[in-house]
Overview: Small-subunit ribosomal RNA, central domain from an uncultured bacterium, 346 nucleotides, folded computationally. Its Rfam family is "Bacterial small subunit ribosomal RNA". Gene Ontology terms of the family: ribosome and structural constituent of ribosome. The RNAcentral record of the full RNA draws on ENA and SILVA. Its mean pLDDT, the model's own confidence on a scale to 100, is 87.

Context: one part of a larger RNA
RNA sequence: UUGGGUUUAAAGGGAGCGUAGGCGGCUUAUCAAGCGUGCUGUGAAAUGCGGUGGCUCAACCACUGGAGUGCAGCGCGAACUGGUUUGCUUGAGUGCGCGGGACGAGGGCGGAAUUCGCGGUGUAGCGGUGAAAUGCUUAGAUAUCGCGAAGAACUCCGAUUGCGAAGGCAGCUCUCGGCAGCGCUACUGACGCUGAUGCUCGAAGGUGCGGGUAUCGAACAGGAUUAGAUACCCUGGUAGUCCGCACGGUAAACGAUGGAUGCCCGCUGUCCGGCUUUUUUGUCGGGUGGCCAAGAGAAAUCAUUAAGCAUCCCACCUGGGGAGUACGCCGGCAACGGUGAAACUC
Numbered sequence: 001u002u003g004g005g006u007u008u009a010a011a012g013g014g015a016g017c018g019u020a021g022g023c024g025g026c027u028u029a030u031c032a033a034g035c036g037u038g039c040u041g042u043g044a045a046a047u048g049c050g051g052u053g054g055c056u057c058a059a060c061c062a063c064u065g066g067a068g069u070g071c072a073g074c075g076c077g078a079a080c081u082g083g084u085u086u087g088c089u090u091g092a093g094u095g096c097g098c099g100g101g102a103c104g105a106g107g108g109c110g111g112a113a114u115u116c117g118c119g120g121u122g123u124a125g126c127g128g129u130g131a132a133a134u135g136c137u138u139a140g141a142u143a144u145c146g147c148g149a150a151g152a153a154c155u156c157c158g159a160u161u162g163c164g165a166a167g168g169c170a171g172c173u174c175u176c177g178g179c180a181g182c183g184c185u186a187c188u189g190a191c192g193c194u195g196a197u198g199c200u201c202g203a204a205g206g207u208g209c210g211g212g213u214a215u216c217g218a219a220c221a222g223g224a225u226u227a228g229a230u231a232c233c234c235u236g237g238u239a240g241u242c243c244g245c246a247c248g249g250u251a252a253a254c255g256a257u258g259g260a261u262g263c264c265c266g267c268u269g270u271c272c273g274g275c276u277u278u279u280u281u282g283u284c285g286g287g288u289g290g291c292c293a294a295g296a297g298a299a300a301u302c303a304u305u306a307a308g309c310a311u312c313c314c315a316c317c318u319g320g321g322g323a324g325u326a327c328g329c330c331g332g333c334a335a336c337g338g339u340g341a342a343a344c345u346c
Base pairs, nucleotide, nucleotide: 004317005316006315007300008299012314014201015200016199017198021194022193023192025088026087029084030083031082033081034080035077036076037075038074039073040072041071042070049065050064051063052062053061054060091191092188093187094186095184096183097182098181100179103177104176105175106174107173108172109171110154114150115149116148117147118146119145120144121143125136126135162169163168206247207246208245209244210243211242216240220236221235222234223233258313259312260311261310262309263308266291267290268289269288270287271286272285273284274283275282295302296301319346320345321344328339329338330337331336
């Protein structure tokens, strides 16, 4: 390389948009590049293969035939691929009607809790633990009531619920923006799928500048525990946690399962919508769960939301360690990220 694979054995890119490329619905006509077929030319000799002959045989040698799967030219064919062309509507999109949701951005508002400040009541403890101590407290703490301030998060509802491409998204409300889904079948008429490079988004932590700082809390300090205790437990506490702008670009970024399309038994929940119906109900479609048939699978299990049966495109894997390391290159303020070996060893 061929082949075989990628839920859990090595292996699906964190996600989307999309360039080149690859692949692509039904139908008419045409061209004949691919394709098939015929002929011609060429395809050196030697070698190899078939036949005949010469050395007593053989090796060896000579003659002869065919082949040489190739290339070029000239004809013929037109199913398929391709080019051009004619229509079509089921793929795709648009329109009209309905309509759902914690989808995104910005603004406004709300109550509970926490901490702090002030005042009242009140008195000797509070706090914390396995037990304690550090700590707070007669300068009046803890507890309790009233008032005020600040920041952060939104109890119940709440759910195998819903939305989003993923990351993710939850108090109420307003504005702006995006999106499925269903119905009508009015319009366009293949406009599609995938997608190397590229661009954009991307939890937490981290970085730069400016703000903010209630809580919690790396580092740090103290108290304990212990043989020790640079920990687990306790009392404090800085960065951070929050906001704006910019950077960074990684996660068990998980369904450990790339995307698209078609096909293939059923049962049972639930969310949304349409149609129908006297409330009932029935039915259709789209999501989201559970259980199973065939089938698949090493098994666990998967099973119309496939890991089944097929097609197309991308990504990735090829024994363990060394190692996601070294070197180089690219990116970054840095931290570091991306790409990514070998010696050696089992």